[in-house]
Context: one part of a larger RNA
RNA sequence: GGACGAACGCUGGCGGCGUGCCUAACACAUGCAAGUCGAACGAGGUCCAUCCGGUAGCAAUACCGGUGAAGAUCAAGUGGCGAACGGGUGAGUAGCACGUGAGCAACCUGCCCCGAAGACCGGGACAACACCGGGAAACCGGUGCUAAUACCGGAUACCCCCAGCGAGCCGCAUGGCUCGGUGAGGAAAUGGAUUCCGCUUCGGGAGGGGCUCGCGGCCUAUCAGCUUGUUGGUGAGGUAACGGCUCACCAAGGCUUCGACGGGUAGCUGGUCUGAGAGGACGAUCAGCCACACUGGGACUGAGACACGGCCCAGACUCCUACGGGAGGCAGCAGUGGGGAAUCUUGCACAAUGGGCGAAAGCCUGAUGCAGCAACGCCGCGUGAGGGACGAAGGCUUUCUGAGUUGUAAACCUCUUUCAGCAGGGACGAUUGUGACGGUACCUGCAGAAGAAGCCCCGGCCAACUACGUGCCAGCAGCCGCGGUAAUACGUAGGGGGCAAGCGUUGUCC
Numbered sequence: 001g002g003a004c005g006a007a008c009g010c011u012g013g014c015g016g017c018g019u020g021c022c023u024a025a026c027a028c029a030u031g032c033a034a035g036u037c038g039a040a041c042g043a044g045g046u047c048c049a050u051c052c053g054g055u056a057g058c059a060a061u062a063c064c065g066g067u068g069a070a071g072a073u074c075a076a077g078u079g080g081c082g083a084a085c086g087g088g089u090g091a092g093u094a095g096c097a098c099g100u101g102a103g104c105a106a107c108c109u110g111c112c113c114c115g116a117a118g119a120c121c122g123g124g125a126c127a128a129c130a131c132c133g134g135g136a137a138a139c140c141g142g143u144g145c146u147a148a149u150a151c152c153g154g155a156u157a158c159c160c161c162c163a164g165c166g167a168g169c170c171g172c173a174u175g176g177c178u179c180g181g182u183g184a185g186g187a188a189a190u191g192g193a194u195u196c197c198g199c200u201u202c203g204g205g206a207g208g209g210g211c212u213c214g215c216g217g218c219c220u221a222u223c224a225g226c227u228u229g230u231u232g233g234u235g236a237g238g239u240a241a242c243g244g245c246u247c248a249c250c251a252a253g254g255c256u257u258c259g260a261c262g263g264g265u266a267g268c269u270g271g272u273c274u275g276a277g278a279g280g281a282c283g284a285u286c287a288g289c290c291a292c293a294c295u296g297g298g299a300c301u302g303a304g305a306c307a308c309g310g311c312c313c314a315g316a317c318u319c320c321u322a323c324g325g326g327a328g329g330c331a332g333c334a335g336u337g338g339g340g341a342a343u344c345u346u347g348c349a350c351a352a353u354g355g356g357c358g359a360a361a362g363c364c365u366g367a368u369g370c371a372g373c374a375a376c377g378c379c380g381c382g383u384g385a386g387g388g389a390c391g392a393a394g395g396c397u398u399u400c401u402g403a404g405u406u407g408u409a410a411a412c413c414u415c416u417u418u419c420a421g422c423a424g425g426g427a428c429g430a431u432u433g434u435g436a437c438g439g440u441a442c443c444u445g446c447a448g449a450a451g452a453a454g455c456c457c458c459g460g461c462c463a464a465c466u467a468c469g470u471g472c473c474a475g476c477a478g479c480c481g482c483g484g485u486a487a488u489a490c491g492u493a494g495g496g497g498g499c500a501a502g503c504g505u506u507g508u509c510c
Base pairs, nucleotide, nucleotide: 001510002509003508004507006506007505008504009503010502013381014380015379016378017377018376019374020373021339026337027336028335030334031333032332035081036080037079040078041077044074045073046072047071051066052065053064054063055062056061088292089291090290098216099215100214101213102212103211104210107209108208109207112205113204114203115202116201117200118199120154121153122152123151129144130143131142132141133140134139159186160185162183163182165180166179167178168177169176170175191197192196218264219263220262225255226254227253230252231251232250233249234248235247236246237245267289268288269287270286271282272281273280274279294315295314296313297312298311317328318327319326320325345371347370348369349368353367354365355364356363357362384415385414386413387412394406395405396404397403398402419451421446422445423444424443425442429437454499455498456497457496458495459480460479461478465494466493467492468491469490475482476481
């Protein structure tokens, strides 16, 4: 000098765009953050034409009660898809976690796209519901009825899988591919709508994921030896898949001064800051990957989880209780307490973009789009412009009725009106409809210099000097150093210098 997710002191007009718990991965009141589909299914509630009965009326008709087709609507339950995305955090992790480059002849893949073939015949349940019962509650049990794109059995097999046979081709090894025939096994919902959407099997794709390897990136030797599933083999189990991943047996190996093992610290990267560069430091916001979801462990479901707003167990904590037993998990968005030098609103909207479900209408979406708060940062603008001396008054200084300086500064004259204010109009973002933002941006008009300047410094480094007070006191200070009676270094004043809606200080990095 530059930089900052900053903080502190003094001060503070406006706008745009960003950024905002770095500390306690501390504890959390309250609300919201993941639903959707009635065009998969049964039962039911509400509305309603008609019809029946009653009341009033001469009648038309009105009101009440019941019935209730087609249809509309509601949504508890069965079922499907989603809930594994999106959002948060950085605790753990020195690891194939990440980055980069390869490999898988050892793998998986719902929805989507392309291609081929198919969906035949049957069956039994369980919720809801009704009845009964237990419980304070959370909820639970028994009996009975019922539907399906829920579940199950059989058939069929272009095809797939497995076993063994034959032939051909190929590879870096294990080995792989193609064809033929034999045997064993394996599907489905012809369902819903009447634009279409679904179901099953197989092959391919896209995108996503899994595994393996080379190389790369912290400190410490005041850590020198480490290791028994350890290293390898055979066989088996397990997995989507290779593998000591797991197990039985066998062998005795494997790693290490090119730093094993141990300890400390730490999410990694694209990048950010600095620097001419080499390098050094960092890893907020944004983007990619990883890990975690009160702490520890476990599996279930599923194409996908060992699953933040799922389940089970244990633990700590909090809450309810009729004391028998139950409920909970903000490192989602707001918000509260606490910690701290320190970090925001319990806002609006699904209008846009994107996501889930749905044939669609649409519903949901604290993702997101916006608004609010904060000079926290960057950028822009303003706080007026021109004229104006006899150089007013006041202040300060002085060699003191003289002068210097503040100073064209003020007054005064002539103008202008950005921003803010008031009034009128008023968008783009939305291709057909739909605008939270928002009567916002922007445009026009009106009034009046009107509403808008501070902070630090003035001994040298370093730009800017005098007076008074104080008297090694009070104090200053980044370094050198100032202060003990004339202090340009302390305090105040006048003057001056620098920067400016900021200016200084502190901390950290280069």
The part of an RNA shown here (small-subunit ribosomal RNA, 5' domain) has 510 nucleotides and comes from an Acidimicrobiaceae bacterium. The organism belongs to Acidimicrobiaceae, within Bacteria. It matches the Rfam family "Bacterial small subunit ribosomal RNA". The sequence was found in a public genome assembly.